This is a predicted structure of a 104-nucleotide RNA (TPP riboswitch aptamer (THI element)) from Pontibaca methylaminivorans. Of the family's consensus pairs, 100% are formed in the model. NCBI's taxonomy places the organism under Bacteria, Pseudomonadati, Alphaproteobacteria, Rhodobacterales, Pontibaca. RNAcentral holds the sequence, with entries from Rfam and Ribocentre.
RNA sequence: ACUUACUCGUUGGGGUGCCCCGCUUGCCGGGGCUGAGAGGCGCAGGCCGACCCAUCGAACCUGAUCCGGGUCAUGCCGGCGGAGGGAACGGGUAGCUUGACGAU
Numbered sequence: 001a002c003u004u005a006c007u008c009g010u011u012g013g014g015g016u017g018c019c020c021c022g023c024u025u026g027c028c029g030g031g032g033c034u035g036a037g038a039g040g041c042g043c044a045g046g047c048c049g050a051c052c053c054a055u056c057g058a059a060c061c062u063g064a065u066c067c068g069g070g071u072c073a074u075g076c077c078g079g080c081g082g083a084g085g086g087a088a089c090g091g092g093u094a095g096c097u098u099g100a101c102g103a104u
Base pairs, nucleotide, nucleotide: 001097003095004094005093006092007091008090009089010088011054012053013052014051017033018032019031020030021029022028023026039048040047041046060085061084062083066079067078068077069076
């Protein structure tokens, strides 16, 4: 110096759904499902927090008011699909390889 794995920092990206019960009918209280995450504050715009992801990119968005299965119901599961889009820089540790220099 190359490269692989892990990791840290900064910065950035992202989603927050569905159902049941209760009443004072507000998304207000309680409970349940999936998930890494379904949180808090506010009349609201919005803010804060947790979590996930960042080009080797399946975090997330689009197609999609899609298709099949299943469910009380929902991206709940599978397909679509490695389809299109999607947010990056720096440092550290260890290993591999190569080169240079030094010593024997």